[in-house]
Context: one part of a larger RNA
RNA sequence: GAACGUUGGCGGCAGGCCUAAUACAUGCAAGUCGAGCGGAAACGAUGGGAGCUUGCUUCCAGGCGUCGAGCGGCGGACGGGUGAGUAACGCGUAGGAAUCUACCCAGUAGCGGGGGAUAGCCAGUGGAAACGCUGAUUAAUACCGCAUACGCCCCACGGGGGAAAGGCCGGGAUCUUUGGACCGGUCACUAUUGGAGGAGCCUGCGUUAGAUUAGCUAGUUGGUGGGGUAAUGGCCCACCAAGGCAACGAUCUAUAGCUGGUCUGAGAGGACGAUCAGCCACACUGGGACUGAGACACGGCCCAGACUCCUACGGGAGGCAGCAGUAGGGAAUAUUAGACAAUGGGGGAAACCCUGAUCUAGCCAUGCCGCGUGAGUGACGAAGGCCUUAGGGUCGUAAAGCUCUUUCGCCAGGGAAGAUAAUGACUGUACCUGGUAAAGAAGUCCCGGCUAACUCCGUGCCAGCAGCCGCGGUAAUACGGAGGGGACUAGCGUUGUUC
Repeated sequence: GAACGUUGGCGGCAGGCCUAAUACAUGCAAGUCGAGCGGAAACGAUGGGAGCUUGCUUCCAGGCGUCGAGCGGCGGACGGGUGAGUAACGCGUAGGAAUCUACCCAGUAGCGGGGGAUAGCCAGUGGAAACGCUGAUUAAUACCGCAUACGCCCCACGGGGGAAAGGCCGGGAUCUUUGGACCGGUCACUAUUGGAGGAGCCUGCGUUAGAUUAGCUAGUUGGUGGGGUAAUGGCCCACCAAGGCAACGAUCUAUAGCUGGUCUGAGAGGACGAUCAGCCACACUGGGACUGAGACACGGCCCAGACUCCUACGGGAGGCAGCAGUAGGGAAUAUUAGACAAUGGGGGAAACCCUGAUCUAGCCAUGCCGCGUGAGUGACGAAGGCCUUAGGGUCGUAAAGCUCUUUCGCCAGGGAAGAUAAUGACUGUACCUGGUAAAGAAGUCCCGGCUAACUCCGUGCCAGCAGCCGCGGUAAUACGGAGGGGACUAGCGUUGUUC
């Protein structure tokens, strides 16, 4: 954060599974870089050949535009969801020292010379599939050495250790195998210092209830030495000592994500923690590590389990607490929508690509706010209803009639800002102008007292009402209907919760 009954004209702004952290069909939600690499599956363009239907089909060629798959880089640790667990240094607040940090900013120094593989491709082969296996061959900003080492690390008297990668653009001379070398610029790369932002760790204080939970603890508490980590530390291990916590509530049990805040209240307080923002935890259940600057990783990997699906029975595949949506549960909660135009994020030199983040639209009176459903005049106090002492009273200026107006709606025309160098999903939207006719737009609950608002008929302790007191047994202002009245109003009433 409501639900139910009934009624329902419009707009703005917000909000919308509180229950089963139940199970999920389908689509989308994380990619990008050809200016790292070998390349060319597809499409287009170019050149050539063949066929003809004379502008199409097919074949070949060179990678020109581009680019499937692959190697490689960066990002998939952000963004988005949920609140199961957690009573804890988890959160809040105030501090601390023994740390790390990709991209970004500033500084210093460097960027020399080599090597061997491997995917793809090709050939063969296994399997129903998922997925492999063998052989041959190839590239790199992939991988591995050598050199160099100001600063850096270890040890500290000496000494010892460790790096790199190129790409693109431009070019006067020189060299050249005509590819380039070489020079300059730029982006990358290596080492290191400082910063910014981020992250890990430690401590004081605060943080629900129960004593019908009183004792708890063996890596337990401390020390020495080691291991491990980015780093302190029983974090782990060996040995030694016997400690440590607790009535200022340990341990156990139950409940619970915490906060800024929200609601209420004169305040003090009390209750709550939806939306928005910060932190934490989780990602089918349990466990584990790998990679990496960062994870023990929602849309990564491995193992076990439950469940579902495929199978040729040998074996495989999956995880909506992302956005929509489905079944179920429930009193109850929306579209399998549009766009990257804006803001922001990832990649890229850029163009650009991706982005269910986001911005929008759709549905819902769920809430708040605004507007409308007409205005003036109009007594014969019409008709009709109801009441009546039968005279009249009342609905009631209410209606009709007459005179006006046109908000909103509807129709037609024009048409922004949000974006600018260009690009607008929203959207022909907001808004403006003209037209139209009072024309399309009122209900709900109540009327015994509390509590604003009264009569008649029906019923007869029946049917029923009811928040409390209580009404009803033949004159019911309390039940049901009618007329009249009262209160709120696109709502009204009931139920639930809190103060």